[in-house]
RNA sequence: GCCAUCCGACCGGGAGAGAGCCUCGAAUCUGGGGCCGCCGAAGGGGUAGCACCCGCAAACUCUCAGGCAAAAGGACCGAUCGGAACCG
Numbered sequence: 001g002c003c004a005u006c007c008g009a010c011c012g013g014g015a016g017a018g019a020g021c022c023u024c025g026a027a028u029c030u031g032g033g034g035c036c037g038c039c040g041a042a043g044g045g046g047u048a049g050c051a052c053c054c055g056c057a058a059a060c061u062c063u064c065a066g067g068c069a070a071a072a073g074g075a076c077c078g079a080u081c082g083g084a085a086c087c088g
Stems, first nucleotide, its partner, number of pairs: 001087001005084005011078003018036001020035005025029001037068003043064001044062003049056002
């Protein structure tokens, strides 16, 4: 110096699904308890698949956790900056 790769910070974008019902309380509540319905994109488990020695692993699947007005969160995508590794 640095195409592509990985990590971090910050900024922008970012879906789905009941502001469900009953009940308790100090009661129009972002509170406690119970009942049913639902979502898939934090995290987690399983599997397809890859590899086949250890293993890796989904956008598929489960729904444990989480979530179902807004806000927040949000996989992932993009910009900038910094770092790692690699190359020269």
The RNA shown here (Glycine riboswitch aptamer) has 88 nucleotides and comes from Usitatibacter palustris. The organism belongs to Usitatibacter, within Bacteria. Its Rfam family is "Glycine riboswitch aptamer". Rfam describes the family as follows. This family represents the bacterial glycine riboswitch. The coordinates come from a structure-prediction model, not an experiment, and the mean pLDDT is 77.